[in-house]
Predicted 3D model of a 265-nucleotide part of an RNA (large-subunit ribosomal RNA, domain VI) from Silvanigrella paludirubra.

Context: one part of a larger RNA
């Protein structure tokens, strides 16, 4: 910009394109058919793997420089105690959310259609024979549909539903204001390079804070008791606790602005 003729919001169809398409072993049928024996099936049923792929984080782990604890040296807070700074994040042991694989779950199924080689039926030319000449069947991990994803710029531009279609000026072209609706702005996000998308903007739980919980760490500080002391015990499964869950308007989403030839990269 278009989608044939007002504007707008939702929901679909599917032309076309893309993805996927793998395979082993074991048990059984059955030591059956077959075979002198040795050996040893088709067909069918079941189980379990490998590689590959997708999604996810309950489990097992990893990471986790905003969490907890231990600890060395040194400096500071007047000293003790308790803390803080620096030393690779000082070092060490754990670890929430998120992200993740080596973890978990799932996938290739199935069923049609037309066929290839090939196997046939009927059957003449050619009184026979012949799958072929007329005619009719079977037949592949291949083709096509079935599965999943994108998808109406599919310019051949599809379809459905719903919303608004008012006022004024002018001779007219047209102009001004409004409606449905959209955008800007602001608080944000399991969305994201930007944009976009999604959730909200006081008629509010969108983010922060607060409260409670979960989780993690592992029994805080202070005080008391005890020991000459290092320390131990009690208060105390304490104290603290990020990104998690819920509740709660305390703080911030103010006031507003723009658009009909507009907005829209």
């Nucleotide at each position: 910009c278009g989608u044939g003729a007002g504007g707008g919001a939702a929901g679909u169809u599917g032309a076309a394109g893309g993805a996927a398409c793998c395979u082993g072993a074991c048990c059984u049928u059955a030591g059956u058919a077959c075979g002198a024996g040795a050996g040893g099936a088709c067909c069918g049923g079941g189980u379990u793997g490998g590689a590959c792929g997708a999604a996810c984080c309950c489990c097992u782990g990893g990471u986790g420089a905003a969490c907890c604890a231990g600890u060395u040296g040194u400096c500071a807070c007047g000293c003790c105690a308790g803390u803080g700074g620096c030393a690779c994040a000082g070092c060490u042991g754990g670890g929430u959310a998120g992200c993740u694989a080596u973890g978990u779950u799932c996938g290739g199924u199935u069923u049609g259609g037309g066929u290839a080689a090939c196997c046939g039926c009927u059957g003449a030319a050619a009184g026979c024979a012949u799958c072929u000449a007329a005619g009719c069947g079977g037949g592949a991990a291949a083709c096509u549909a079935u599965u999943c994803c994108u998808a109406a710029g599919a310019u051949g531009a599809a379809c459905u539903u719903c919303c608004c279609c008012g006022a004024g000026a002018g001779a007219a072209a047209u102009c001004u204001c409004a409606c449905a609706g959209g955008g800007c702005a602001c608080u944000u996000g399991a969305a994201g390079a930007c944009u976009a998308c999604a959730a909200g903007u006081u008629u509010g739980a969108u983010a922060g804070g607060g409260u409670g919980g979960a989780u993690g760490u592992g029994u805080a500080a202070g005080c008391g008791c005890u020991g000459u002391a290092a320390g131990g015990c009690g208060u105390u499964c304490a104290g603290c606790u990020a990104a998690c869950c819920a509740c709660u308007a305390c703080u911030a989403a103010u006031c507003g602005c723009c658009c009909u030839g507009a907005c829209g990269g």